[in-house]
């Protein structure tokens, strides 16, 4: 850059010690009843494997879906915690799209 997804799931563990929720700015929170990192266990099922397999195919193979969770990631307060930009609007606010990030394939 292309693309898919982004309201669901997941610990009363250990170690650690003070900050955390991306970044900028405003909000609203987590947090010594113990933040972030590290182990480890969940938890999920992109992608690879294994297994079923509708169906196609003369065959050789192809294969919508599905099962698993071994491998490669990811993730574990909250809608991507909200808002920033554009629409729509009753100007309160709700919807909807974008931008900008996440996360996987390629």
């Nucleotide at each position: 850059c292309u693309u898919a997804u982004c309201a669901a799931g997941a610990g009363u563990g250990g170690u650690g010690g003070a900050g955390g929720a991306a970044a900028c700015a405003g909000g609203u929170c987590c947090u010594g009843u113990g933040a972030a990192g590290c182990c480890c266990g969940a938890c999920a099922a992109c992608c690879u494997g294994a297994c079923c397999g509708a169906g196609g195919g003369a065959g050789a193979c192809c294969g919508a879906g599905g099962u698993u969770a071994a491998g490669g990631u990811g993730c574990c307060a909250g809608a991507u915690c909200c808002u920033g930009c554009g629409g729509u609007u009753u100007u309160g606010a709700u919807c909807c799209g974008a931008a900008a990030g996440a996360u996987g394939a390629g």

Source information: The RNA shown here (SAM riboswitch aptamer (S box leader)) has 106 nucleotides and comes from uncultured Ruminococcus sp. Model confidence (mean pLDDT): 84 of 100. Of the family's consensus pairs, 94% are formed in the model. The same sequence occurs in records of 2 taxa.